[in-house]
Molecule: RNase P RNA; transfer RNA
Organism: Clostridia bacterium
RNA sequence: CGAGAUAGCUGUGCGUCUGCGGGAAAGAAAUUUCACGAGGAAAGUCCGAGCUUCGCGUAGCGUAGUGCCGGCUAACGGCCGGUGGAGGCGACUCUAAGGAAAGUGCAACAGAAAAUAACCGCAAAGUAAUUUGUAAGGAUGAAAAGGCGAGGUAAGAGCUCACCGUCCCUUCGGUAACGCGGGGAGCAGUGUAAACCCCACUUGAAGCAAGAUAGGAGCGUGCAAAAUACGUAGCUAUGGCGUGCAUGCUCGUUUUAUUCGCUUGAACCGUAUAGUAAUAUACGGUCUAGAUAGAUAGACGCAUUAAAUGACAGAACUCGGCUUAUAGGCUAUCUCGAAUU
RNA sequence: GGACAAUUAGCUCAGCUGUGAGAGCAUCCGCUUGACGUGCGGAAGGUCACAGGUUCGAGUCCCGUAUUGUCCACCA
Repeated sequence: CGAGAUAGCUGUGCGUCUGCGGGAAAGAAAUUUCACGAGGAAAGUCCGAGCUUCGCGUAGCGUAGUGCCGGCUAACGGCCGGUGGAGGCGACUCUAAGGAAAGUGCAACAGAAAAUAACCGCAAAGUAAUUUGUAAGGAUGAAAAGGCGAGGUAAGAGCUCACCGUCCCUUCGGUAACGCGGGGAGCAGUGUAAACCCCACUUGAAGCAAGAUAGGAGCGUGCAAAAUACGUAGCUAUGGCGUGCAUGCUCGUUUUAUUCGCUUGAACCGUAUAGUAAUAUACGGUCUAGAUAGAUAGACGCAUUAAAUGACAGAACUCGGCUUAUAGGCUAUCUCGAAUU
Repeated sequence: GGACAAUUAGCUCAGCUGUGAGAGCAUCCGCUUGACGUGCGGAAGGUCACAGGUUCGAGUCCCGUAUUGUCCACCA
């Protein structure tokens, strides 16, 4: 210098004037003053929670989801660290990664055969038709019954042996997944579980347009029905609990996106400690939108800058994640190649 | 704001992982007619919304994205 890998940061700042939103203070009021006012994704609504309502517990079934190991967390399908596998010369990246020997299904076409394999071939018997043995070779296919070599045999074959692979047992190391060795078994039983299913774990439903403050109290009428009945939020059982429908009068509430829910929260910032890390703990500091047709804007100036008019994009109950979009700029660590010293 | 569904030819829709993805209407060409229509015969037309994965094989199964549509509040 070229080509890359990984982890991150930033997304102009400050001031003045005029407006808008909700808030605080002052004032009898008009009004005045003060501080604050979109994001890293506010988005998609894909996961997990808080919170709220549904009349409630227990057990079983079902439904739905997750799936190597360990840790973190309020929780998670998230994050961190590792193991195995795959890719790359490398830095490094990716990985829904339990079970196919519980059972069922499927595997088109081709092929003899797609799972208790004989079409051709090889060998033996037989005059022959044919029968028997055989998975070495051919042919088909995505996939053909461990691979390769030697022995062996009528021809062959884990039939036997060495090496490799697989499975089982086991020493040592590791919390574990697993790894490195040792021994044994000749190894029939292919693939698919992002097909049903089995195993383990988790799981009630709906969502702030949830909901709360009251559709509440009392006195009547009519119909139904007294309990072995009916109802109880996916279904069943059991316990517990409750008692229906319509309508009249009186009192009380609301006048319409009214008030509450609504923003102080598993919050943010800094320092220290523990830990490889995710994260946790302690101390100190900060208060930082809350609208309801929806405010967060406009103009000017100064500074920094390569440029400042510029990307993606606009809160709607709130958090933790994931995913996706993002002009331009910046930082750190590393890899490969070439050249020069 | 929240909860769901769909996307296949110009339009409306089929399509249990398995041949080169089909049907009706529409379009085009030819025949029929004096002409149009009808009728008959034939043809063209597809990024199965996009991008990954599982599988021997994906329109179909799984994940993500995009677009379109539906439903949900308050009372008499």